[in-house]
Molecule: small-subunit ribosomal RNA
Organism: candidate division TM6 bacterium GW2011_GWE2_41_16
RNA sequence: UGAAGAGUUUGAUUCUGGCUCAGAACGAACGCUGGCGGCGUGCCUAACACAUGCAAGUCGAGCGAGAAAGACCUUCGGGUCGAGUAUAGCGGCGGACGGGUGAGUAACGCGUGAGAAUCUACCCUUUAGUGAAGGAUACCCUCGAGAAAUUGAGGUUAAUACUGCAUACGUUCCUUCGGGAAGAAAAGUGGCCUCUUGCUGCUGCUAAAGGAUGAGCUUGCGUACUAUUAGCUAGUUGGUAGGGUAAAGGCCUACCAAGGCGAAGAUGGUUAGCCGGCCUGAGAGGGUGUACGGCCACACUGGAACUUAGACACGGUCCAGACUCCUACGGGAGGCAGCAGUGAGGAAUAUUGCUCAAUGGGCGAAAGCCUGAAGCAGCGACGCCGCGUGGAGGAUGAAGGCUUUCGGGUUGUAAACUUCUGUUAAGUGGGAAAAAAGACGUCCGAGUAAUAUGCGGAUGAAAUGAUGGUACCACUAGAGAAAGCACUGGCUAAUCUCGUGCCAGCAGCCGCGGUAAUACGAGAGGUGCAAGCGUUGUUCGGAAUUACUGGGUGUAAAGGGUGCGCAGGCGGUAUAUUAAGUCAACUGUUAAAUCUCCCGGCUUAACUGGGAGUUCGCAGUAGAUACUGAUGUGCUAGAGGAUGGAAGAGAGAAGUAGAAUUCUCGGAGUAGCGGUAAAAUGCGUAGAUCUCGAGAGGAAUACCGAUGGCGAAGGCAGCUUCUUGGUCCAUUCCUGACGCUCAUGCACGAAAGCGUGGGGAGCAAACAGGAUUAGAUACCCUGGUAGUCCACGCCGUAAACGAUGAUCACUAGACGUCGAAUCUGCUCUGCAGAAACGGUGUCGUAGCUAACGCGUUAAGUGAUCCACCUGGGGAGUACGAUCGCAAGAUUAAAACUUAAAGAAAUUGACGGGGGUCCGCACAAGCGGUGGAACAUGUGGUUUAAUUCGACACUACGCGAGAAACCUUACCUGGGUUUGACAUGUAUGUGACCGCUGUAGAAACACAGUUUUCCGGUUUACCGGACACAUACACAGGUGCUGCAUGGCUGUCGUCAGCUCGUGUCGUGAGAUGUUGGGUUAAGUCCUUUAACGAGCGCAACUCCUGUCGCUAGUUGCUACCCUGUAAAGGGGCACUCUAGCGAGACUGCCUGGGAAACCAGGAGGAAGGCGGGAAUGACGUCAAGUCCUCAUGGCCCUUAUGUCCAGGGCGACACACGUGUUACAAUGGCUAAUACAAAGGGCUGCCAACCUGUAAAGGUGAGCAAAUCUCGAAAAUUAGUCUAAGUUCGGAUCGAGGUCUGCAAUUCGACCUCGUGAAGUUGAAAUCGCUAGUAAUCGCGUAUCAGAACGACGCGGUGAAUACGUUCUCGGACCUUGUACACACCGCCCGUCACACCAUGAGAGUUGUUUGCACCCGAAGUUGCCUUAGCUAACCGUAAAAGGGGGCGGGUACCGAAGGUGUGGGGAAUGAUUGGGGUGAAGUCGUAACAAGGUAGCUGUAGGAGAACCUGCGGCUGGAUCACCUCCUU
Repeated sequence: UGAAGAGUUUGAUUCUGGCUCAGAACGAACGCUGGCGGCGUGCCUAACACAUGCAAGUCGAGCGAGAAAGACCUUCGGGUCGAGUAUAGCGGCGGACGGGUGAGUAACGCGUGAGAAUCUACCCUUUAGUGAAGGAUACCCUCGAGAAAUUGAGGUUAAUACUGCAUACGUUCCUUCGGGAAGAAAAGUGGCCUCUUGCUGCUGCUAAAGGAUGAGCUUGCGUACUAUUAGCUAGUUGGUAGGGUAAAGGCCUACCAAGGCGAAGAUGGUUAGCCGGCCUGAGAGGGUGUACGGCCACACUGGAACUUAGACACGGUCCAGACUCCUACGGGAGGCAGCAGUGAGGAAUAUUGCUCAAUGGGCGAAAGCCUGAAGCAGCGACGCCGCGUGGAGGAUGAAGGCUUUCGGGUUGUAAACUUCUGUUAAGUGGGAAAAAAGACGUCCGAGUAAUAUGCGGAUGAAAUGAUGGUACCACUAGAGAAAGCACUGGCUAAUCUCGUGCCAGCAGCCGCGGUAAUACGAGAGGUGCAAGCGUUGUUCGGAAUUACUGGGUGUAAAGGGUGCGCAGGCGGUAUAUUAAGUCAACUGUUAAAUCUCCCGGCUUAACUGGGAGUUCGCAGUAGAUACUGAUGUGCUAGAGGAUGGAAGAGAGAAGUAGAAUUCUCGGAGUAGCGGUAAAAUGCGUAGAUCUCGAGAGGAAUACCGAUGGCGAAGGCAGCUUCUUGGUCCAUUCCUGACGCUCAUGCACGAAAGCGUGGGGAGCAAACAGGAUUAGAUACCCUGGUAGUCCACGCCGUAAACGAUGAUCACUAGACGUCGAAUCUGCUCUGCAGAAACGGUGUCGUAGCUAACGCGUUAAGUGAUCCACCUGGGGAGUACGAUCGCAAGAUUAAAACUUAAAGAAAUUGACGGGGGUCCGCACAAGCGGUGGAACAUGUGGUUUAAUUCGACACUACGCGAGAAACCUUACCUGGGUUUGACAUGUAUGUGACCGCUGUAGAAACACAGUUUUCCGGUUUACCGGACACAUACACAGGUGCUGCAUGGCUGUCGUCAGCUCGUGUCGUGAGAUGUUGGGUUAAGUCCUUUAACGAGCGCAACUCCUGUCGCUAGUUGCUACCCUGUAAAGGGGCACUCUAGCGAGACUGCCUGGGAAACCAGGAGGAAGGCGGGAAUGACGUCAAGUCCUCAUGGCCCUUAUGUCCAGGGCGACACACGUGUUACAAUGGCUAAUACAAAGGGCUGCCAACCUGUAAAGGUGAGCAAAUCUCGAAAAUUAGUCUAAGUUCGGAUCGAGGUCUGCAAUUCGACCUCGUGAAGUUGAAAUCGCUAGUAAUCGCGUAUCAGAACGACGCGGUGAAUACGUUCUCGGACCUUGUACACACCGCCCGUCACACCAUGAGAGUUGUUUGCACCCGAAGUUGCCUUAGCUAACCGUAAAAGGGGGCGGGUACCGAAGGUGUGGGGAAUGAUUGGGGUGAAGUCGUAACAAGGUAGCUGUAGGAGAACCUGCGGCUGGAUCACCUCCUU
C1' cells in the first nucleotide's frame, strides 16, 4: 500500500523551454446505431413573460344561524327522514412549516470555536387559580350605490370575540426592610347521581417557576481577484445622560472630547450564495458547490409597516414604478424562482399523470378533512450496474468477395449441414406472498370515591393498496425477434488493393496529398470497445510548467547601477524565572448522509441496512521545559572604541610648471603646400608650407606606468599647499551583542542632453564642398557649428559587466604581484629564506555545472535577509499614474499571432580569417584561339517539316565510327487494320512462293500463268508440317515519365583520401586511431603517442617500350661460301628482325646529413631513385546524362501515337557563339632530281606491271585470304627560279567541261582539267595547350562506308625553348579559427514602400449604464406634537341625561421610496480620420546583421537620413587577425 511516460526546435547531440497526447470524471450536447431489466438522474441559458388546473386549510367537543335534492308517510294542508348535514359568517389554531430559486451578498453571510444582556406558541414537570358583571357586532332581514370589484344606511342576535370589576401563592415596582402599591382568567364536553347551588374525569383558559425545542445578539480564527484603487471616516471613534428593543450596543437623540481604520492592504472596483461534500491527485494540492443534507438570501422592481410566540411575510396588507388583463371609460384585477404545462431564449433538459395505501405535516377529543410535501407511474441509453443476441460438432478448407509472385492466400469452423439448450422477448396460468400499524374487542397494570372516560402493556378478530394483476413462479412453442460504432503513418493495438493527383480532402501534435498515398475516398482484412461507440466542451492529472512537499537567476527568462538606513526578518555565550510557541495525556465538540473495513438484504451487481474506523481542526483542564520567545543578571570569541605606525591617480579648494597644437607680430626665404589607394575640394606670388625670435589663449598632463594603487559604485593621473573620508598592520587597554540584511525612503550616479552666465586652442554630431559609386543622404578627404572646458541648477540612464546581490562559517595546493610588521641565516645601509595578516592575478584537487567553465576573490558545502524569472512575438509598447523645463525616465498590460524561440557543445560547409602543401595554377618559355575565308556543331529565326536528345567547368567536329533513297524517329499525300514482326486457339481452304501483263509516283489492286509434302489407314477419313482467309486472345509504339528504375557513362580526380573492430575519453552527438615532429608522388614510411590492429583506396601484381641472354629460323635476315653478266638461286641462322621464356634496378654499394624514415652527391650500369607510357578510378557528390542502344514499373494510343509507300525535310539563313582547316608567305612558293618509316587494311577485296587520257580515271590483267602479293610516305636533302608585291603568297567564290559510285547525284556526293582569283600583310579586350622524344612541324594508316573527312582513333619522321620561384589568379589536400549557414554563401537575413485581411491605441464626439455629492418634490407608513368645532356602545357619572375620560378622524414635524435638477467619477458600445502591430503569394527599393559580413559588432544618448541605417561622445567584448608586453604550465 502509494508515484510509468511519449511526440515535437537540430544534419545529429545535451540542456532550457513551451505546445500536444495517452488517464479519470460530467446535471452534458451532437453524429451513427439501438434488445431487456434494476437503481439513480433531468432549464447549467432569460431571477424572461405566463393561458388553464391544482399546491393551506381545519375545528359544530368555542358561537349564533341553517338549506336542498331525494326517500317515506299523508286527512293532500302537510309531516318525518335526509340533518342540526352541506354552506357562509363570528371566533380559535395554522397560513413564519413544508415546496422553489441563487438574483443580490466579499458580509459575523458562511464554517469552526467560545460567550452574555434575551425571547420562545404548541410539548413536558411543578405550584396556585378559573369569581361576578356588562355593552356591542358579523351572519341574517329591509332599503340602496356600482358594469364589476366592492360598498352605504337602518334593524335584530351569540360566543373560548370584546370591556371593566373582584381576588393574588409565585411575579413586577417602591421601601425607612417593618411594609406598601400594581397586575389574570373562558369555558367546552363526558361519567355517576340523591336531580340538586352535587361529586368527578378529560380538554381548555389565567398567573408563575423550571425543562425541552426553536430563534435573536456578540466575538477569536478562516473565507476570490485587483495597488494601473493609497489614503478613508462627522454618528465618524469614545464618554455622559436620555430614548428605544425581547435583549447588550451610536441602534437613535442631546452635550462633551478628537478620535477610529490603513502597506499584516483601509477605501474603492470586479467576480461570487457559503458549507458537509463531489471530481481529480501517491500525497500536498487544484477545480467545483447539480442531485441529498445544514445555514443564508430572495419571492414582478423599490419602499413600508400591521398582525403574531414567531414575518417586516412566495400563494397577507399599504404605497410608488414597469408590464399584462377586464371595463359600461367612471374605475378595477394580477404576480408559477410551488406541481404539471405554454411561449421565448438556447447546443440542450420530461407528464397540463395516479394516490393520500405508506412516511411526514396542519386542524380536530376523535372519526376524519387537507396536503403537486411525499409515495408511485410516464418520457429520455443522461449516468451506473446486470443479462442476452445462442451452445457443441462440422474441411471438399463449398460458393461469393478481396488479393496474388497465378502456385496460392484470406474471409474461415465462419457458413451450409447435424445435434442440443431455452436466459430475455411472446403466449397461457398461478400469484392480495411482502410493504400495517393505529382505531375496535378482551385481559392486566397505574391513577380515580369508582367497576366510567382517558393512559401504559399483552392478546384477538375484522377492514383498508395508488403502484398493480406488478415482483416472483410454473408451463407451451421455437434459434426462432435482438450488433453496432470508432480506429488501422508515429505517439497507439491494428495493412493491403483500387480511385484521386498540392485537386478533392485529412489533421490532437508532428504532419499527409504535386501519377505507384499503409495518412484523402472506397472495398477487403484487421484492432479496440460493446447496447453502445465516437466527437465537442469543461475540470484535475501527467505539469517538479508557480516548485510547502518540490524549481531557478555567469552564458538559456531572471541579481536592483551603487551605498546608507526606518519598519520587518534573522541573530554569540552563561544562568535564573515564566510557559506564548513546542511536546504528550485527558475532556468537550467536530450533525446525519458521504468515504474505508467487516457483516447482512434484494438470484448477482449497482442500490441499500447494521457495526467499526476516519473526521487532520477548534476550545478547555492539569502537566513537561531540551529548543525558540519574553523578563532579569552576567561574559567576551561577533561588533565598536583607544594607542602607535603605514601606503595610496580617494574627495574638495587654491596656486603653479614645462612640452605640444593653433593664432598674432617680426626676420629670413621661394613655389608650391596639404591630402589620398589614387585624386580633388582647400591654402599659397596680397609670399603659404618650411625656418628663427617674441607674444596671446585654451585644453590636456608624455616618460615613470605596471592583469600596479585608491574608492560603495560611477570613477580617479604634472607639481605644491590647505581641508577631509575610508583602509591596513601592530599592541590587547576599554564598552559589552551595541550585530547582519533591508520593502518604502534618502543620497551618490559615465557619456550624451537641458537651463542661466562665462570660455572656446584642438577635436567635432549637424551642415557645406571634393571624391568613390549604378546610386552614396555613408565609409575617405578639406572645412566647420552646437558640444567638449568652468560656475550654479536639472536629467537619472549605459554591454552602469565579473552579464556573478550583501553578510558569516567551513573545504588540497602551486606560482606571481602590492602594503605594513615579525622571525631566521649571511659576506649586514644590503641580500636570501620562513610562517602568518590584508588586497590583487594565473593554474589547479575534491566538489559543482547542460556544457563552456568555476574552483579559499566559488558558479563547492551550509546559514540569514533582500531583489528578480516562468515559451517566442505583440512590448519594455498602449492606457493610467508619479517625476522632469524638455528630451524622456519609472511603474506596466491586453487583444491578436505562433510551435517554436533559445543555451552550450559536435560534425560538416563556408569566410573579401590564419598557417602548411600540391597541381602547366601562376611565373619563365614555345605555339595557338579571338580578326579573314571555308568546314562542322549550337543558339536564334524561318518553315508544312526544318525529328529528338545534350546547356558553366562536366552541352556545342557531342549521341552520329559516315542524313542523296534507305537510315528517319519529322512534314505532305496515297494505302492498310490480328496487322511489317511473335505465340496460341477455333473454323475453312490447299497451296504459298515464283513468272508475265495492265493502271498507278509507289505501296497496292486486277488479270493470267504455275503449283504441294509427310504419317496412319482399304477408299472415305483422321493427324501433322507449310501457307492463306475469317474470328478471338494479342501484336506494335524512337509515345510520356532518367524526378519510379536497372545497366552504362561523365565530373570532382589517379586527388589521397574514405572507413571499421576492440579499447579508451565524453551524459551525449562524437572524439581518439587518421592529430603532433619529420619525410614522400602518396594516410608513402619513420618517430612520438590511449591507443592497438584491420579493410577499401596509394604502391605492387598486368600490358607496351628501353638492355642482355636462351630457344626457334619462314614468308624474315645476308657477315661468309658457291652458282649466275645481272636479276636471282643454293648453302647458312652469326647479325637485324620476329615471338616465347628468362635476367636486370633493390637506395643493393660508397661519402655526407639525420634518432629513424629518408635526403643530397658518387660509382657501376642499357636504364637510378616511381626508368618512360598505358590500363586500372576508394567512400561518395551533382534527383548530373541516357526510357531515342538495351532492359524495365506505371500511364497513354489501338481503322492509330501502329504499319506500308512516294516526294520533301533533317542541308533553310539577316545574325550570334564554340571547335577546326587553309592562309597571310623567303625558316617560304614553284620546278626538277633523289633518300629514309611505323602501324594497319585487303576476296562484293587490295590491285602490281603495261596501254589510253593533261588529269580524275578507264582498259587489260600477274600476284595475294597475306612477315611471301598489294595499298603506299611527306617534311628533310640537292640544284634552279621567284625578291617583298595582295605577289609565281593565299586559295574562297563563280563559269565551262569531265571522271567515279550508285535504281537515282536537282534540292543534296566526292574527285579531275581549264578559266576566274575574294577576304587575308600575324589579329583589341580576353583566352587555350604544352615541362622531352614533350611542344611545334611533316606525312601515313584505320573504323564507318556503294560513294562521300579539314572530324575521330592510331602510326611513325624531323625535333626545340624555359621553369628564379610560390607574392598573386584558379583548383585541390591537411591543421586551426569565427559562424545567426546544414537545400550548407547561388546560404541566411533587415527595414521602408505597395496590396489584402485581422485585432488594437488615439480621436471632434455620440449613445445608453452604474455610482458619488448638493438641492427640489415627497407616496405609503411608524413615531412625536396639536386639535378635540366632525364621529363615537362598554369605564366614570346620572333617576334619565348632560358631561368627563378614551378612541376614530383631521392638522403638523422628522425620517422617507420612486421621481426631478445640477455637477463629478467608473466601466461599456460606437465614431469621420489617424498611429503603430500582426499575418499573408514567388511584389518594389536597397543590403543593415551573421565570416574581419567586406567601415568589427553591440550599447546609453544626441543629431541627421527613402529604408534598412549613418555620424558624434562615452562604455562593453558577447570582436577576427598579426605583432609586442605580462603572467602561468611543461